[in-house]
RNA sequence: ACUAUGUUUCGGGGCGGAGUGAAAGUCUCCACCGGCGGUGAAAGUCCGCGAACACAGGCAACUGUGCCGAACCGGUGAAAUUCCGGUACCGACGGUUAUAGUCCGGAUGAAAGAAACACAAC
Numbered sequence: 001a002c003u004a005u006g007u008u009u010c011g012g013g014g015c016g017g018a019g020u021g022a023a024a025g026u027c028u029c030c031a032c033c034g035g036c037g038g039u040g041a042a043a044g045u046c047c048g049c050g051a052a053c054a055c056a057g058g059c060a061a062c063u064g065u066g067c068c069g070a071a072c073c074g075g076u077g078a079a080a081u082u083c084c085g086g087u088a089c090c091g092a093c094g095g096u097u098a099u100a101g102u103c104c105g106g107a108u109g110a111a112a113g114a115a116a117c118a119c120a121a122c
Base pairs, nucleotide, nucleotide: 005118006117007116008115009114010113016030017029018028019027031102032101033091034090035049036048037047038046044089045088053066054065055064056063057062071087072086073085074084075083093105094104095103
């Protein structure tokens, strides 16, 4: 120094306009948003992870298993499904005078992970 370990902190964004209607931030048209690690070069759509959800076990904490969305074309380049141009597409569960990626709720939560500090053995 690296690794392991421990502590602390951090760790998700977005409905503005119009229409219909008794009622819509939920429908229709336009608009808006994009967690974490990786990847020859920067990614919502590539590879993987987390969350959520389902089932089983457990008094519980929690554990295991399952599930886990969506992109093409052209250009530049040594290199890009990541950049530039164009046109598309996707988005848990519960709630609601009316169907929700954007409102409310679980959640002042949890977590992928990031940073700082402490500190071995070999």
This is a predicted structure of a 122-nucleotide RNA (FMN riboswitch aptamer (RFN element)). The sequence was found by an Rfam model in a public genome assembly. The model forms 97% of the base pairs in the Rfam consensus. Its mean pLDDT, the model's own confidence on a scale to 100, is 82.